[in-house]
RNA sequence: GACCCAUUAGUGUAAGUGGUUAACACAUCGGCCUUUCAAGCCGAAGAGUACGGGUUCAAGUCCCGUAUGGGUCA
Numbered sequence: 001g002a003c004c005c006a007u008u009a010g011u012g013u014a015a016g017u018g019g020u021u022a023a024c025a026c027a028u029c030g031g032c033c034u035u036u037c038a039a040g041c042c043g044a045a046g047a048g049u050a051c052g053g054g055u056u057c058a059a060g061u062c063c064c065g066u067a068u069g070g071g072u073c074a
Base pairs, nucleotide, nucleotide: 001073002072003071004070005069006068007067010026011025012024013023019057028044029043030042031041032040050066051065052064053063054062
């Protein structure tokens, strides 16, 4: 220098061929239970999808650029 892959709650992952308000587990917070803690049960909050554009009636998903990380080749 060229090419490929990844980037979504605090963490780890989903999200079919573009279609309703982005889901689950753990963690966190509250309640129940318990003498108390843990475990268990019930509930709540938390991300608009790395960033900026574009296409579309509609984008986490398609296209372009940038950033970060990883890889292959030179």
Predicted 3D model of a 74-nucleotide RNA (transfer RNA) from a bacterium. Its Rfam family is "tRNA". Rfam classes the family as a transfer RNA. The same sequence occurs in records of 3 taxa. Model confidence (mean pLDDT): 81 of 100. The RNAcentral record of the sequence draws on ENA and MGnify.